[in-house]
């Protein structure tokens, strides 16, 4: 000097997931979610059945497979599962908006039960990731000098 990795501080992103006080392990504030009347909506009743519902942007569709299973008019076709791709409702990207560009389009929970919903009741406040380099355009705002 270069490269790789780690720690701390600070800055920032997704998300409700921050702050304050405590330290018998919690309590508040803020933010977020669920349940819950009249009215409105739905609505004959019942039925464990293709049940129904919630958080979340995370829904829906198409194709391929010499993979697995089942069925049939059986050597072919159909259905389901799995795998691999593509698209998409929708969502994110450091003051905001537009264009361009890039990325996500998951996962989990309730347990036969819940429309909306005032009073009221109740729960959560996690986790994950990036930053010393880069520098697309336009319009606007705020702050500072």
């Nucleotide at each position: 000097c270069g490269c790789c990795g780690g720690a701390u501080g600070c800055c920032g992103c997704c998300g409700a997931a921050u702050c304050g006080c405590a330290c018998a392990u919690g309590c508040g504030a803020g933010c977020c979610g669920g349940g819950g009347a009249c009215c409105c909506a739905c609505c004959g009743c019942a039925c464990u059945g293709u049940g129904g519902g919630g958080u979340g942007a995370a829904u829906c569709c198409c194709g391929c497979c010499g993979c697995c299973g089942a069925g049939c008019u059986c050597c072919g076709c159909u259905c389901g599962g799995g795998g691999c791709g593509g698209g998409u409702a929708g969502g994110g990207c450091u003051c905001u908006c537009c264009c361009c560009g890039c990325c996500c389009g998951a996962a989990c929970c309730c347990g036969u039960c819940a429309g909306c919903u005032g009073a009221c009741c109740u729960g959560g406040u996690a986790g994950g990731c990036g930053g010393c380099c880069a520098u697309g355009g336009g319009a606007g705002a705020a702050c500072g000098g």